[in-house]
């Protein structure tokens, strides 16, 4: 430094759903759970992309635009475990 693997080792993570708690929402978080996952580890004001729209503006039934909320299990940068060569 590289192919390659977690079914070689220590292992680790934890969708969907239900509870409770925080939110305006989107989502988080904890416990139950295991659809998967080789980085599902980390990084969201200063890469692209996606949710939401309280506040706010603008039209006013109610809509329409906005992140200062949020997603890393969308792609991306990044740092890493274990053999082999």
């Nucleotide at each position: 430094u590289a192919a390659g693997g977690u079914u070689u080792a220590g292992g680790g993570c934890a969708a969907a759903u239900u509870c409770a708690u925080u939110g305006a929402a989107a989502a988080a978080u904890g416990a139950a759970g295991a659809c998967g996952c080789a980085a599902a580890g980390c990084u969201a004001u200063a890469g692209g992309g996606g949710c939401u729209a309280a506040a706010g503006u603008c039209a006013u039934a109610u809509g329409a635009c906005u992140a200062u909320g949020c997603c890393a299990g969308c792609c991306a940068g990044u740092u890493a475990c274990c053999g082999u060569a």
Molecule: c-di-GMP-I riboswitch aptamer
Organism: Peribacillus alkalitolerans